[in-house]
RNA sequence: CCUUAUAAAGAGCGGUGGAGGGAACGGCCCUGUGAAGCCCGGCAACCUGAAUUCUUCAAGGUGCCAAAUCCGACGGUUAUGCCGACAGAUAAGG
Numbered sequence: 001c002c003u004u005a006u007a008a009a010g011a012g013c014g015g016u017g018g019a020g021g022g023a024a025c026g027g028c029c030c031u032g033u034g035a036a037g038c039c040c041g042g043c044a045a046c047c048u049g050a051a052u053u054c055u056u057c058a059a060g061g062u063g064c065c066a067a068a069u070c071c072g073a074c075g076g077u078u079a080u081g082c083c084g085a086c087a088g089a090u091a092a093g094g
């Protein structure tokens, strides 16, 4: 980079740290009542393993733990909404 799949569920009132964080742009938010990062803890079940194999269990490899992928952006529409696309994210494969 390409392909496929998934996304309104779920996850700490801990330690450390000490000013940022939510991809990018525009918003709107979170944050000294303590951001990021790190440790511990947890969630989930894509790959994986087991079994009594349309299913169940486990949790080794990833991932994740404010807000719908936080919302919008482009197109459509029956238009405070809904659907789709783009972009991004994660997994598996190439």
Base pairs, nucleotide, nucleotide: 001094002093003092004091005090006089012040014039015038016037020030021029022028025072026071027070041065042064043063046061047060048058049057050056051055069087074084075083076082077081
The RNA shown here (SAM riboswitch aptamer (S box leader)) has 94 nucleotides and comes from a bovine gut metagenome.